[in-house]
Description:
Predicted 3D model of a 76-nucleotide RNA (c-di-GMP-I riboswitch aptamer) from a Campylobacterota bacterium. Rfam family: c-di-GMP-I riboswitch aptamer. From the family's description: GEMM was predicted in a large-scale screen for bacterial structured RNA regulatory elements. The coordinates come from a structure-prediction model, not an experiment, and the mean pLDDT is 81. The sequence was found by an Rfam model in a public genome assembly.
RNA sequence: CAUGUAAAAGAUCAAACCUGCUGUGAUGCAAGAGCGGAAAACUACGGAUUUCUUGGUAGAUAGCUGGGUUGCCAUG
Numbered sequence: 001c002a003u004g005u006a007a008a009a010g011a012u013c014a015a016a017c018c019u020g021c022u023g024u025g026a027u028g029c030a031a032g033a034g035c036g037g038a039a040a041a042c043u044a045c046g047g048a049u050u051u052c053u054u055g056g057u058a059g060a061u062a063g064c065u066g067g068g069u070u071g072c073c074a075u076g
Stems, first nucleotide, its partner, number of pairs: 001076004012037002017032001019030003035063001041069003045066003048061004052056001
């Protein structure tokens, strides 16, 4: 550098739901929970979906999808 793989080993994330906080809202954060994940790490650049009392040069979703960057193990 390339390829492969989720439970072989080690490390890790945390769906639905519930409680509290925040926001106009979509959401987000914390605790519990564990559906699942080889990037379910980061990034809003493209597409898609979505919110607004403001239709905009405004927000949200990275566990929707395509890119970019970084990363465990094994093999070459």